Model confidence (mean pLDDT): 85 of 100. The part of an RNA shown here (small-subunit ribosomal RNA, central domain) has 348 nucleotides and comes from a metagenome.

Context: one part of a larger RNA
């Protein structure tokens, strides 16, 4: 190379946007690069493949013919390809509706919790499996009444709902990106995938300056034990929160890659059309999404089944025994932690 794979066995890139690049709807026309056929030339054989001959056969040897490789010439015109007209489902554009925790930014809200001030009021609190460390007669817990200050947003709520993914949830306002649904004006193939490249990318973590109510890695004391650098208690700094900037990885998970088309059903649930109907209901339909059960088929088997892991088709990424190892060395990134590319000795 062929050729098998990738839910759970090795293996789907954390996502997206795109460059080359690979592939690509339907009708006409033209051209002949590719393709096919015919000739014809040209090649150092062997080897293969038909026959025919030589060693008694055979293997082995040798002979002819043909396979296969470049040219030239002629044709042929289905499919590729090139160019040129067209079409209107694919694909976008417009119009009419429509949902939504999508994104940004900027305000206002109540409850709780700490903590400050003051009343009330006393000898306990607190916390445990039990306790002790802590708080507490300089008056605490409890309680009322004011303030103060940061962070989160009970119920609603729903295998609801948006978003590429990570993600996103009191309330109003602005600004702003996508979807569906309907129509069927317009363009007329304008798609699809995507190596590198660009962006985005939870939480820790890192710089700078805020900020800090709870909570809480390190830390520190009490307990528990044989020990206790834990598990439980009481306390507490980083961090958790804002702003720039930086990092760039997660069991980034559906452990299942993007896209098209087909391929029995039955049920609930969000989102929009259409009919029927007195009716917002039910009913019937229909397009988008999200769950369940389930037949062919698919699987090793569990399962999965129109939201495929089932039939097909493109294009990308990955995999080839365990452990050495996601390490070592060299590049690239990075303030650093590290990140990302990635061997092999040796050994079972």
């Nucleotide at each position: 190379c062929u050729g098998g794979g990738u839910g759970u066995a090795a293996a789907g890139g954390g996502a997206g946007c795109g460059u080359a690049g690979g592939c690509g709807g339907g009708g006409g026309g033209a051209c002949a690069a590719g393709u096919u056929g015919a000739a014809u030339g040209u090649u150092u054989a062997a080897a293969c493949u038909a026959u025919c001959g030589g060693c008694u056969u055979a293997a082995c040897c040798g002979g002819u013919a043909g396979u296969c490789g470049c040219g030239u010439u002629c044709a042929a015109a289905a499919c590729u390809g090139u160019u040129u007209u067209u079409c209107u489902u694919g694909a976008g554009u417009g119009a009419a509706g429509u949902a939504g925790a999508g994104g940004c930014a900027g305000g206002c809200g109540g409850a709780a919790u700490u903590c400050c001030u003051a009343g009330u009021g006393u000898a306990g609190c607190g916390g445990u499996g039990a306790a002790a460390u802590g708080c507490g007669u300089a008056g605490a817990u409890a309680u009322u009444a004011g303030g103060a200050g940061g962070a989160a947003c009970a119920c609603c709520a729903g295998u609801g709902g948006c978003g590429a993914a990570g993600g996103c949830g009191g309330c109003c306002u602005g600004c702003u990106g996508g979807g569906c649904u309907u129509u069927a004006a317009c363009u007329g193939a304008c798609g699809c995938u995507g190596a590198g490249g660009c962006u985005c990318g939870a939480a820790a973590g890192c710089g700078u300056g805020g900020g800090u109510a709870g909570c809480a890695a390190a830390c520190a004391g009490g307990a528990u034990u044989a020990g206790a650098u834990a598990c439980c208690c009481u306390g507490g700094u980083a961090g958790u929160c804002c702003a720039c900037g930086c990092u760039g990885u997660a069991a980034a998970c559906g452990a299942u890659g993007a896209u098209u088309a087909c391929u029995a059903g039955g049920u609930g649930u969000g989102g929009g059309g259409g009919g029927a109907c007195u009716g917002a209901c039910c009913c019937c339909u229909u397009c988008c999404g999200u769950g369940c059960c389930g037949c062919a088929g698919u699987u090793a088997a569990c399962a999965c089944a129109a939201u495929a892991a089932g039939u097909a088709a493109u294009c990308c990424a990955c995999c080839u025994g365990g452990g050495g190892a996601g390490u070592a060395c060299g590049g690239c990134c990075g303030c650093a932690a590290g990140g990302u590319u990635g061997a092999a000795a040796c050994u079972c």
The RNAcentral record of the full RNA draws on SILVA.